Predicted 3D model of a 106-nucleotide RNA (SAM riboswitch aptamer (S box leader)) from Acetivibrio thermocellus. RNAcentral holds the sequence, with entries from Rfam and Ribocentre. The organism belongs to Acetivibrio, within Bacteria. Model confidence (mean pLDDT): 86 of 100. Its Rfam family is "SAM riboswitch aptamer (S box leader)". Rfam describes the family as follows. The SAM riboswitch is found upstream of a number of genes which code for proteins involved in methionine or cysteine biosynthesis in Gram-positive bacteria. Gene Ontology term of the family: regulation of gene expression. The same sequence occurs in records of 2 taxa.
RNA sequence: ACCUUAUCAAGAGAGGCGGAGGGAAUGGGCCCUAUGAAACCCGGCAACCGGCAGAAUUGUAUCGGUGCCAAUUCCUACAGGAUGUAAAAGUCCUGACAGAUGAGGA
Numbered sequence: 001a002c003c004u005u006a007u008c009a010a011g012a013g014a015g016g017c018g019g020a021g022g023g024a025a026u027g028g029g030c031c032c033u034a035u036g037a038a039a040c041c042c043g044g045c046a047a048c049c050g051g052c053a054g055a056a057u058u059g060u061a062u063c064g065g066u067g068c069c070a071a072u073u074c075c076u077a078c079a080g081g082a083u084g085u086a087a088a089a090g091u092c093c094u095g096a097c098a099g100a101u102g103a104g105g106a
Base pairs, nucleotide, nucleotide: 002105003104004103005102006101007100008099013042015041016040021032022031023030026077027076028075029074043069044068045067048065049064050063051060052059053058073098078095079094080093081092082091083090
């Protein structure tokens, strides 16, 4: 890097360090940031896998493996539908695509 599958509307510091960037990629938007970005540490959230409890739905977080901690996966790019209009725009819904994370596989 690839395949399968589940989930993605909730949740998470006014700490330390650090110094300019960040919100996956591309286009278009829109945002966050020096009242300090990223990274790292601490802290926290969650409960996917293991563990533990239970006959089971399920529960637990004292332990192990991840994960996550602005905005819905920040919104949108494709297809269909609703609404709307003279036609549009706009708004809303569904699906796909892409992506993220877990588990399994190869």